[in-house]
RNA sequence: GGAGGGGGUUGGACGGUCGGGGGCGUGGCGUUCGCGUUGCGUUCCAGGAAAGUCCGGACUCCGCAGGGUAGGGCGGCCGCUAACAGCGGCCCCGCGUGAUCGGGGGAAAGUGCCACAGAAAACGAGACGGCCGCUUCGGGUAACUGGAGCGGUUACGGUGAAAUGGUGAGGUAAGAGCUCACCGGCCGCGCGCGAGAGCCGCGGUGCUUGACAAACCCCGCCUGGAGCAAGGCCGAUCCGGGGGAGGGCGACCCGCCCGCUUGACCCUGGGGUGCCGCACGAGUUCGCGGGCAACCGCGAACCCAGAGGAAUGACCGUCACCCGACGAACCUACCGUCGGGGACAAAAUCCGGCUUACAGACCCCCUCCUCGA
RNA sequence: GAGCCGUUAGCUCAGUUGGCAGAGCAGCGGCCUUUUAAGCCGCGGGUCCCCGGUUCGAUCCCGGGACGGCUCA
Numbered sequence: 001g002g003a004g005g006g007g008g009u010u011g012g013a014c015g016g017u018c019g020g021g022g023g024c025g026u027g028g029c030g031u032u033c034g035c036g037u038u039g040c041g042u043u044c045c046a047g048g049a050a051a052g053u054c055c056g057g058a059c060u061c062c063g064c065a066g067g068g069u070a071g072g073g074c075g076g077c078c079g080c081u082a083a084c085a086g087c088g089g090c091c092c093c094g095c096g097u098g099a100u101c102g103g104g105g106g107a108a109a110g111u112g113c114c115a116c117a118g119a120a121a122a123c124g125a126g127a128c129g130g131c132c133g134c135u136u137c138g139g140g141u142a143a144c145u146g147g148a149g150c151g152g153u154u155a156c157g158g159u160g161a162a163a164u165g166g167u168g169a170g171g172u173a174a175g176a177g178c179u180c181a182c183c184g185g186c187c188g189c190g191c192g193c194g195a196g197a198g199c200c201g202c203g204g205u206g207c208u209u210g211a212c213a214a215a216c217c218c219c220g221c222c223u224g225g226a227g228c229a230a231g232g233c234c235g236a237u238c239c240g241g242g243g244g245a246g247g248g249c250g251a252c253c254c255g256c257c258c259g260c261u262u263g264a265c266c267c268u269g270g271g272g273u274g275c276c277g278c279a280c281g282a283g284u285u286c287g288c289g290g291g292c293a294a295c296c297g298c299g300a301a302c303c304c305a306g307a308g309g310a311a312u313g314a315c316c317g318u319c320a321c322c323c324g325a326c327g328a329a330c331c332u333a334c335c336g337u338c339g340g341g342g343a344c345a346a347a348a349u350c351c352g353g354c355u356u357a358c359a360g361a362c363c364c365c366c367u368c369c370u371c372g373a
Numbered sequence: 374g375a376g377c378c379g380u381u382a383g384c385u386c387a388g389u390u391g392g393c394a395g396a397g398c399a400g401c402g403g404c405c406u407u408u409u410a411a412g413c414c415g416c417g418g419g420u421c422c423c424c425g426g427u428u429c430g431a432u433c434c435c436g437g438g439a440c441g442g443c444u445c446a
Stems, first nucleotide, its partner, number of pairs: 001369010012319007020045011047344001051355002054353005059227004071223005076090005091104004105218002110216002112212001114210001128157002130153010165183006184207001185205006192199002231276003238270006248260003283302008321341007374445007383398004392429001400416005422438005
């Protein structure tokens, strides 16, 4: 200098004008004395994802002696944690020269499935072509060669996503773990190393036993259901429905019946609304200590949105940043002038994660190649 | 706010032990008819919403995203 891998921080600053929401204090006005409204002062006012609602909890109600089954979830080992499908460290396998990245129980317990192609698709594997042997019928002087039948063979070809360990040598009619060496697999041992997954070493065994469990399933662990519109308090107001003693009016009167109206009280539906839940918490920042780390412990300081159709904003100016054009001549840098740009998105019970979106700016660590000293 | 569904042809919808994706209507062509409609015959038409993963192979199984819809005081 080139190419690449991983991680982190930030998400403009200041000033002016106008405008919002919450708390506290205080004044005016109204008041049913509960408060409402308005002014002033003071103070606070979005995020790294507030998002998706994908996991896990807190909290609340329902259920509940306890346990089991069903259903659901998770899955190398150890740790962290309130908990998790999260995080940290480590182990094994795979891609890559490498930094790094991706994956993770069991397929020799059983069931199922493997389309098409192919001779054969999981079974005691399997003979389509080819190769080899024997018998037989032909051709040929012969070497040899063609057909048929019986048998041997998976080394070669062909099919397929996948064809029953791999490489090499011996062996054989041709071949084959048939035999041998190495690699791989399986089984066992070591009072081997390690907390463990596992690693290392030694010995045995020629060793048919594929893939799929994000198919059923098996093993181990976890798990009751619903969700703040949960739930609790207050009980005023509005619009209805049903029942309804009694009274009034009308149908000439009375009784009965019907219609309309009023209606104590009871039951019930809907709309709207007040308060709590609801903002001091698995809290934030800093320091010290423990730990490789995730994280934990101790101490100090701080209070940091709580609205309820929903505030946290808009405009202007200056500076900083980025982009483009122009400026005395090819390029680059600096400087100057002019113009343009600033994302994703926005609390709604709260917290820990994951995932997804994001204009830019800045920083750290690491790998490979090349050049120079 | 919370919970739960759906997306397949132009439209409405089927699609199971994962193996070349269908039906009805619509469209186009032909027959019939004087002509149209109806009827009969035939044909075309697909990013199975998108992106990854598992698998030899995905509309289907798993994860993420987009859009649309329903319910709850």